[in-house]
Molecule: c-di-GMP-I riboswitch aptamer
Organism: Bacillota bacterium
RNA sequence: CGUGCGAAACGGCAAAAUCAUUGAAAGAUGAUGACGCAAAACUAAAGGGGCUAACGUUCAUUCAUGAACCAAGCUAGCCAGUUUCCGAA
Numbered sequence: 001c002g003u004g005c006g007a008a009a010c011g012g013c014a015a016a017a018u019c020a021u022u023g024a025a026a027g028a029u030g031a032u033g034a035c036g037c038a039a040a041a042c043u044a045a046a047g048g049g050g051c052u053a054a055c056g057u058u059c060a061u062u063c064a065u066g067a068a069c070c071a072a073g074c075u076a077g078c079c080a081g082u083u084u085c086c087g088a089a
Stems, first nucleotide, its partner, number of pairs: 005087002012037002017032006035077001041082003047079002049075003056069005
């Protein structure tokens, strides 16, 4: 110095819930708040999985709706890829 590992220290992030805003929805943003996290940092068509289904397509039909399928919409605090602070055993 690198890799592995995760004691300590300096710190960091922020689940659920509530309020407000936004979105068709999933969800997202801000405030409060901490369940937890050694990567809970970044990356979402161009690795996988999951969620929603507006638009669209098809079918039905009581003619107003319903059902099924579909993501380049969402999720990285699902797995994963990339990067990275500290330094005991």